[in-house]
RNA sequence: CGCGACGUAGCUCAACGGUAGAGCGUUUCAGAAGUUCCUGAAAAGGUAGUGAGUUCGAAUCUCGCCGUCGUGA
Numbered sequence: 001c002g003c004g005a006c007g008u009a010g011c012u013c014a015a016c017g018g019u020a021g022a023g024c025g026u027u028u029c030a031g032a033a034g035u036u037c038c039u040g041a042a043a044a045g046g047u048a049g050u051g052a053g054u055u056c057g058a059a060u061c062u063c064g065c066c067g068u069c070g071u072g073a
Stems, first nucleotide, its partner, number of pairs: 001072007010024004018056001026043006049065005
């Protein structure tokens, strides 16, 4: 320098172009229990790496840039 994949909640990951979700974690409540473990319920937490483009509408499609991984020279 070329090519490919990836970037979404604190972590690991989903999501046909049509209201952004799950598990774990965190907080609160209840149950149980010599307390931090266990069970159940609820809540908070994201402008989707960044900037543009296409579209009535973009996490999703297109392009540049940044970063990570792999690969070729």